[in-house]
Predicted 3D model of a 349-nucleotide part of an RNA (small-subunit ribosomal RNA, central domain) from an uncultured Chloroflexota bacterium. It matches the Rfam family "Bacterial small subunit ribosomal RNA". Rfam links the family to the GO terms ribosome and structural constituent of ribosome.
Context: one part of a larger RNA
RNA sequence: CUGGGCGUAAAGCGCGCGUAGGCGGUUUAUUAAGUGGUGCGCGAAAGCUCCUAGCUCAACUGGGAGAGGUCGUACCAAACUGAUAGACUAGAGACAGAUAGAGGUCAGUGGAAUUCCGGGUGGAGUGGUGAAAUGCGUAGAGAUCCGGAGGAACACCAGAGGCGAAGGCGACUGACUGGGUCUGUUCUGACGCUGAGGCGCGAAAGCGUGGGUAGCGAACGGGAUUAGAAACCCCGGUAGUCCACGCCGUAAACGAUGCACACUAGACGUUAGAGUCGUAAAGGCUUGAGUGUCGCAGCCAACGCGAUAAGUGUGCCGCCUGGGGAGUACGGUCGCAAGGCUAAAACUC
Numbered sequence: 001c002u003g004g005g006c007g008u009a010a011a012g013c014g015c016g017c018g019u020a021g022g023c024g025g026u027u028u029a030u031u032a033a034g035u036g037g038u039g040c041g042c043g044a045a046a047g048c049u050c051c052u053a054g055c056u057c058a059a060c061u062g063g064g065a066g067a068g069g070u071c072g073u074a075c076c077a078a079a080c081u082g083a084u085a086g087a088c089u090a091g092a093g094a095c096a097g098a099u100a101g102a103g104g105u106c107a108g109u110g111g112a113a114u115u116c117c118g119g120g121u122g123g124a125g126u127g128g129u130g131a132a133a134u135g136c137g138u139a140g141a142g143a144u145c146c147g148g149a150g151g152a153a154c155a156c157c158a159g160a161g162g163c164g165a166a167g168g169c170g171a172c173u174g175a176c177u178g179g180g181u182c183u184g185u186u187c188u189g190a191c192g193c194u195g196a197g198g199c200g201c202g203a204a205a206g207c208g209u210g211g212g213u214a215g216c217g218a219a220c221g222g223g224a225u226u227a228g229a230a231a232c233c234c235c236g237g238u239a240g241u242c243c244a245c246g247c248c249g250u251a252a253a254c255g256a257u258g259c260a261c262a263c264u265a266g267a268c269g270u271u272a273g274a275g276u277c278g279u280a281a282a283g284g285c286u287u288g289a290g291u292g293u294c295g296c297a298g299c300c301a302a303c304g305c306g307a308u309a310a311g312u313g314u315g316c317c318g319c320c321u322g323g324g325g326a327g328u329a330c331g332g333u334c335g336c337a338a339g340g341c342u343a344a345a346a347c348u349c
Stems, first nucleotide, its partner, number of pairs: 003321004007303002012317001014201004021194003025088007033081002035077007042069001048066007091191001092188003095184005103177007110154001115149007125136002162169002206247006215241002220236004258316006266294006273287005298305002322349003331342004
């Protein structure tokens, strides 16, 4: 470079927005850059293919012809691609009406529970485990009742349910705000798809500054277990977990399945719609959007996938190329650091 691939064998960037680029709906006219054709020019020699000749053959060598170019130029063609001008509405968007939702940010509010504090009752245990002990308790614990403080999380509703691009989102109310779906078919008229770089978002842990700290709880201390116990179990407990602002930029960031579009049997659920039949109910039928289970064809090494494809195709991007060395070293770059990103080789099997 080519080929073949990427759910589980190596391989889909964690997710989005979008630049260049690549690709791009229907139709008319023009053009002739791509494209096709013809003529001409050039395409050294050697080499290559064919014919032929010389060494006894061959290799080798001589002669002739041909092939060989992203080439140049002139003319012709106009289907396809491109370009220019015009038209269209099936893609895309806008508009109007309706609508579901833990989508996001900020502020406020609420109840249950744990812990702590004050008070009352009460009087010997309590707690914990496989069994114990450390621990707490006559300076009155545990239990129980009343009052108070504070922090964190929001039982039931709750569903294979919903929303979000992903990470993720779950008490209630308000303010601000993003996206979606359905119906109408009023408007724009290809405005589209993808997306190297780039920019943004990105669980948990971790870091910086300041606050907060009820419960839980790395580290740490103690009690057990054990041959030992740097653990699993128990009693404590700091960072952290929480808030504000700023970093970090990773993950089994998973559907281990990139995005968009088209096409290809069905059956049964479920979420929010629309139309219609029915009596307004139950229910039936049709239909577009989401989310599940099973399954035909087809695919697959098998498992399995199967209109939410891993089927059949198109466009664009990313990635893989035996195991170890190694996602390491070096260099570069980002970061306060931890470290991240990019990414080899020797050697070895």
The full RNA is in RNAcentral, with records from Greengenes.